[in-house]
Context: one part of a larger RNA
RNA sequence: UCCGGCGAGUUACGCUCACUGGCAAGGUUAAGGACUUAAGGUCUGGAGCCGAAGGGAAACCAAGUCUGAAUAGGGCGAGUAAGUCAGUGGGAGUAGACCCGAAACCGGGUGAUCUAUCCAUGUCCAGGUUGAAGUUGCCGUAAAAGGCAAUGGAGGACCGAACCCACAUCCGUUGAAAAGGGUGGGGAUGAGGUGUGGAUAGGGGAGAAAUUCCAAUCGAACCCGGAGAUAGCUGGUUCUCCUCGAAAUAGCUUUAGGGCUAGCCUCGUUUUAGUCUUAUGCAGGUAGAGCACUGAAUUUCUGCGGGGGCGUCAAAGCCUACCAAGGAAUAUCAAACUCCGAAUGGCAUGUAGAUGAUGAACGGGAGUCAGACUGCACGAGAUAAGUUGAGUGGUCAAAAGGGAAAGAGCCCAGACCGCCGGCUAAGGUCCCAAAGUGCGUGUUAAGUGGAAAAGGAUGUGAGAUUUCGAAGACAACUAGGAUGUUGGCUCAGAAGCAGCCAAGCAUUCAAAGAGUGCGUAACAGCUCACUAGUCGAGAGGUCUUGCGCCGAAAAUGUCCGGGGCUAAAACACGACACCGAAGCCGCGGGAUGUAGUAAUACAUCGGUAGAGGAGCAUUCUAAAAACCGACGAAGCGUGACCGAUAAGGACACGUGGAGGGAUUAGAAGAGAGAAUGCCGGA
Numbered sequence: 001u002c003c004g005g006c007g008a009g010u011u012a013c014g015c016u017c018a019c020u021g022g023c024a025a026g027g028u029u030a031a032g033g034a035c036u037u038a039a040g041g042u043c044u045g046g047a048g049c050c051g052a053a054g055g056g057a058a059a060c061c062a063a064g065u066c067u068g069a070a071u072a073g074g075g076c077g078a079g080u081a082a083g084u085c086a087g088u089g090g091g092a093g094u095a096g097a098c099c100c101g102a103a104a105c106c107g108g109g110u111g112a113u114c115u116a117u118c119c120a121u122g123u124c125c126a127g128g129u130u131g132a133a134g135u136u137g138c139c140g141u142a143a144a145a146g147g148c149a150a151u152g153g154a155g156g157a158c159c160g161a162a163c164c165c166a167c168a169u170c171c172g173u174u175g176a177a178a179a180g181g182g183u184g185g186g187g188a189u190g191a192g193g194u195g196u197g198g199a200u201a202g203g204g205g206a207g208a209a210a211u212u213c214c215a216a217u218c219g220a221a222c223c224c225g226g227a228g229a230u231a232g233c234u235g236g237u238u239c240u241c242c243u244c245g246a247a248a249u250a251g252c253u254u255u256a257g258g259g260c261u262a263g264c265c266u267c268g269u270u271u272u273a274g275u276c277u278u279a280u281g282c283a284g285g286u287a288g289a290g291c292a293c294u295g296a297a298u299u300u301c302u303g304c305g306g307g308g309g310c311g312u313c314a315a316a317g318c319c320u321a322c323c324a325a326g327g328a329a330u331a332u333c334a335a336a337c338u339c340c341g342a343a344u345g346g347c348a349u350g351u352a353g354a355u356g357a358u359g360a361a362c363g364g365g366a367g368u369c370a371g372a373c374u375g376c377a378c379g380a381g382a383u384a385a386g387u388u389g390a391g392u393g394g395u396c397a398a399a400a401g402g403g404a405a406a407g408a409g410c411c412c413a414g415a416c417c418g419c420c421g422g423c424u425a426a427g428g429u430c431c432c433a434a435a436g437u438g439c440g441u442g443u444u445a446a447g448u449g450g451a452a453a454a455g456g457a458u459g460u461g462a463g464a465u466u467u468c469g470a471a472g473a474c475a476a477c478u479a480g481g482a483u484g485u486u487g488g489c490u491c492a493g494a495a496g497c498a499g500c501c502a503a504g505c506a507u508u509c510a511a512a513g514a515g516u517g518c519g520u521a522a523c524a525g526c527u528c529a530c531u532a533g534u535c536g537a538g539a540g541g542u543c544u545u546g547c548g549c550c551g552a553a554a555a556u557g558u559c560c561g562g563g564g565c566u567a568a569a570a571c572a573c574g575a576c577a578c579c580g581a582a583g584c585c586g587c588g589g590g591a592u593g594u595a596g597u598a599a600u601a602c603a604u605c606g607g608u609a610g611a612g613g614a615g616c617a618u619u620c621u622a623a624a625a626a627c628c629g630a631c632g633a634a635g636c637g638u639g640a641c642c643g644a645u646a647a648g649g650a651c652a653c654g655u656g657g658a659g660g661g662a663u664u665a666g667a668a669g670a671g672a673g674a675a676u677g678c679c680g681g682a
Stems, first nucleotide, its partner, number of pairs: 001682006011095003015091009026050003032044005054061002064076004098236002101233001105226006116200009125190001127159003130155001134151006163187003167184005202218001204214003211220001239615006249262005263368002265365007274355004279349004288340001289338002294334003299329004305323002307320004371396006378389003401412003416589004421585003427579003430563003436576001439574005449565001455550002459547010476534005482507003487501003513528001517526002590605006616671001618668006627660002635655005641649002
């Protein structure tokens, strides 16, 4: 891992609701007793219980009663009235109460053969080294002290085996070993090691103290019991079909992953409304707008007051390119501003239309209280997030099908079943790949299409406007582009061209600036404006707009799904055709609901949690000593059978070798794929 077997809403009691049955203003027995086939039953038993009357705390009164001073008002009742006893099913309650699962708590015991400390009694420590005190002798002294030599053999002394320990490192890590092995290391006469016997016990012991040890277990040992502790937590919870079908919200909660009530679902009973469009009326203060209030913010004028300066500085007074209340004018801003003010939406009423049971009340049963993304209008955030919080729609959740290459939440569309029939939606129609290498008119040249901004650009199409132009424009070429004058000032110089000044002059001209740029130290020189000629028809500027260009650097492989595409297979507009889904239609079939006597008609049939309904299978019991069975039961194997609903059910053959049991009822140890399930096997 697989296979087989086992494996989870049960039972009792009272309550409540529904249904079925008995009796009914009544219903019913309990214990006990009698009888009996001994398993149940029949009879008896009226104690008791529920109901038929309520009100009050009660006395008590009574179709009334309580409150109250009340014949008032009000509350609860009667009047319109059905119960009760069983059974079955649903639900909650009390019990372990669907099953498995703690860590823990308590009680009583068992443990110190491991280990910690202690007690008693034994035992062990190769070899080598050092050489304390003391003692003796000699020297020394008045005597001592002291010195030297010898002797002696002390020490938590030294080196180092046994023995004990465990500091480093390597190996080992499903080990040779649930703590070891290798190489080194520390202690090794001591607070030493060790044998045997004994003592201390679980909130207790022991501890050279580490929450360390107390039998591979220790922040409280182990065993049994309370015990099926409790688990708002996790996991699991077994056959089929049919109808309907949620929620992830509000309020409260030592509450936030739990609960209670409401909301939303379902079933029953009763009732007759409901929803949408339309008309009218009503409330409102949002969007927008505005500045009349409250505030914010800007400019100008005026200006209370203040600052500064002047003042014979006391003061008056004067000045001020300073600040500035208030006012005026102009132009702004606001979720917590409003002189105003929609659209939608809401409420009410009415008419007509649509829909066709969708509404409401009461009663039984739930589940839900983690929601997700997306469009729109918002708050928070950074006008970040596949972020977070609310509102309002949608989808997913609980929804399959087609499209978006691939995709819970996007677009289209809601799957009862069958069909080798048809039409469409979104989206598509060159090939992969179903359908136009389709039509018309344009655009794009960037593979733009097939990622991106500010910004930049004689890309190119369309439109508008304006200036110049056959009295000859624009471009090009030829020629001129002068004079007062080197304008004045400044300056080393300043001559059109460093800089400053001047509405910036005047002359000759076809025209020519006191000069557009280059240039010189300054001149010079080149050039432009401007003019003439040649040429001969358009040229220049601005604005709006379509499609493109640059801006554009990243990590597996290029931003079309790919191939590939350029009068497209790109983009825009237009008309036509086709493809395309479980949509719609057609044909056949089934189920549910409503109507109907029926025939039939109409509508409906995606579905998680969940509610309701109908069935299949298993074991046992009764009828039943029925019936089947050695002319072969059950079980097992195989098979092309039945079931246009399934769970399932036949039949045949083989195997097997002794039981099985239609049908109708009844009762349950009543259905397995999951629980790191349990047991067995491979």